Predicted 3D model of a 99-nucleotide RNA (c-di-GMP-I-GGC riboswitch aptamer) from an Oceanospirillaceae bacterium.
[in-house]
């Protein structure tokens, strides 16, 4: 250094519930404890999610009467955002059996 033990000492805290913030994804605090050897830090790349706009397609609605308007859904493109407990990268770090 790799590695990671039915080791020691400690650490973090999923879902759910309560309070608060945010349009939302989600975040902060409390309870809780599924898990975690980086579940420490960082949105840098990819993924996923939210939101706004555009385009296309589909469905629906009322009015209009050809080409329109509106609502909703899906896909793609662009903007902004969320997530590091999805994966990868970068930075930093506790302990020490076996190998």
């Nucleotide at each position: 250094c790799c590695c990671g033990a039915c080791a020691a000492a400690g650490g973090c805290a999923a879902a759910g519930c309560c309070c608060g913030g945010g349009u939302a994804a989600c975040c902060g605090g409390g309870c809780g404890g599924c898990g975690c050897a980086a579940a420490g830090u960082u949105a840098c790349g990819g993924g996923u999610c939210c939101u706004c706009g555009g385009u296309g397609c589909g469905u629906c609605u009322u009015g209009a009467c050809a080409u329109c308007a509106g609502a909703c859904g899906c896909a793609c493109c662009g903007g902004g955002g969320a997530u590091c407990g999805c994966c990868g990268g970068a930075c930093c770090g506790c302990c020490g059996a076996a190998g």
The model forms 95% of the base pairs in the Rfam consensus. The sequence was found by an Rfam model in a public genome assembly. NCBI's taxonomy places the organism under Bacteria, Pseudomonadota, Gammaproteobacteria, Oceanospirillales, Oceanospirillaceae.